Background
Predicted 3D model of a 91-nucleotide RNA (Glycine riboswitch aptamer) from Jeotgalibacillus campisalis. Taxonomically the source falls in Jeotgalibacillus (Bacteria, Bacillati, Bacilli, Caryophanales). The prediction has a mean pLDDT of 78. Of the family's consensus pairs, 91% are formed in the model.
Parts: sequence; structure tokens; C1' cells
RNA sequence: AUGAAAGCAGGGGGAGAGAUCCUUUUUUAAAGGACGCCGAAGGAGCAAGCAUGUUUGUGAAUCUCUCAGGCAAAAAGACUCUUGCUGGACG
Repeated sequence: AUGAAAGCAGGGGGAGAGAUCCUUUUUUAAAGGACGCCGAAGGAGCAAGCAUGUUUGUGAAUCUCUCAGGCAAAAAGACUCUUGCUGGACG
């Protein structure tokens, strides 16, 4: 001189699935019930491998489950881009 990983904050992009039926209300919508669906908030589960004499333990996800959440718009949204701050890998 340059400013990696990681973290925080702002902004942008961001899929899927019933504007289903019944009841109530403040009748847009919300709450409750019923049936049908979705997976990319969150949550849960495990293969190889590793450790262990054995038993067992550990063990990831966009995989699986759908508890939760969601199924017009809005909100949310894994992930990603950008800006700023922290940081200080190393030349």
C1' cells in the first nucleotide's frame, strides 16, 4: 500500500400451494371448525466418515417430516447482490 474469513445494519431480487366450504364478528379482512395442498422463516430426523474391543457416540443439506409457518394482495421468506461499520487473514 492492499483489506481475506466471519459478524452486524440499510437497500434490491426472491419460489411453491384453495380469493375452497360452514359459523361468528368490526363482513375489506379477522377468529373458530372442516376437507385439500406447499416448503425456502424456525424446528425435528439421518448416510458415509470418524472415535470406540463391542455396545454406543458424533455426524450435513436446498434431502426427508410437516410440529410450527404458509396457500389473491399485503406481510413473511432460505438464498443471493450491493452499500456501510466492526474485524485484521497476509504483501